[in-house]
Molecule: c-di-GMP-I riboswitch aptamer
Organism: Methylomicrobium sp. wino1
RNA sequence: UUAAGAGAAAGCCACACCCGUUGCGAAGCGGGGUCGGAAAGUCGCGGGUCUUUAGUAUUUAAAGAUGGCCGGACCACCUUA
Numbered sequence: 001u002u003a004a005g006a007g008a009a010a011g012c013c014a015c016a017c018c019c020g021u022u023g024c025g026a027a028g029c030g031g032g033g034u035c036g037g038a039a040a041g042u043c044g045c046g047g048g049u050c051u052u053u054a055g056u057a058u059u060u061a062a063a064g065a066u067g068g069c070c071g072g073a074c075c076a077c078c079u080u081a
Base pairs, nucleotide, nucleotide: 002081003080004079005078007077012037013036017032018031019030020029021028022027035068041074042073043072045071046070047069048066049065050064051063052062053061054060
């Protein structure tokens, strides 16, 4: 440096749900929790999904959310080869 492995051991994150809080909302943040994850680390670049607004309410457009939906980019623990 590359490949493999939930991955022995040491660790890491935290689904659903609950409480508080922010937001029109999707959802975010903090605490609890622990379904799972080898990038469930970071990034809204592309697609998908969702929310709001406009509208011709079919098609569409704009703004936003989602990285634990997928692809991609970047960084990265341990062991073995």